[in-house]
RNA sequence: GGGACAGUAGCACAAUGGUUAGUGCAUCAGACUCAUAAUCUGGCGGUUCAGGGUUCGAAUCCCUGCUGUCCCA
Numbered sequence: 001g002g003g004a005c006a007g008u009a010g011c012a013c014a015a016u017g018g019u020u021a022g023u024g025c026a027u028c029a030g031a032c033u034c035a036u037a038a039u040c041u042g043g044c045g046g047u048u049c050a051g052g053g054u055u056c057g058a059a060u061c062c063c064u065g066c067u068g069u070c071c072c073a
Stems, first nucleotide, its partner, number of pairs: 001072007010025004018056001027043005049065005
């Protein structure tokens, strides 16, 4: 220098262009226990990397940029 893939909650990941963007772990509270752990119940947590475009409607499609991983030179 060229190419591919990825970027969504603190972490790991889901989500067919359409209802309030969900799940697990973590965290907080409660139940249980003499107590702790485990287990169970509930809560909290999101400018979906940034900007623009297409569309009635974008996490999703298109363009540009940024970051990371990998391949080629």
The RNA shown here (transfer RNA) has 73 nucleotides and comes from a Patescibacteria group bacterium. Taxonomically the source falls in Bacteria candidate phyla (Bacteria). The prediction has a mean pLDDT of 83. Its Rfam family is "tRNA". About the family: Transfer RNA (tRNA) molecules are approximately 80 nucleotides in length.